[in-house]
Molecule: transfer RNA
Organism: Promethearchaeia archaeon
RNA sequence: GCAAGCGUAGCGUAGCCUGGUAACGCGCUGGCUUGGAGAGCCAGUGUGGGCAACCACUCGGGGGUUCGAAUCCCUCCGCUUGCG
Numbered sequence: 001g002c003a004a005g006c007g008u009a010g011c012g013u014a015g016c017c018u019g020g021u022a023a024c025g026c027g028c029u030g031g032c033u034u035g036g037a038g039a040g041c042c043a044g045u046g047u048g049g050g051c052a053a054c055c056a057c058u059c060g061g062g063g064g065u066u067c068g069a070a071u072c073c074c075u076c077c078g079c080u081u082g083c084g
């Protein structure tokens, strides 16, 4: 330099093909249980605002298509692998 794959919440992943509420596990927080802990059970847990109801935003960055984009298109960045 060329080609392919990958990038999603603190971490690991699904969702992408076939556009329509960002999901699951781990971890974390609170509670129950225990003499105490572990395990187990219940609830909560992306970000910002709000007492709350609720509102807005978020999938590596930017742009485009569309009523609507994590998903389709273009471009850039990063990582991995292969070729040279």
Stems, first nucleotide, its partner, number of pairs: 001083007010026004020067001027045006046057004060076005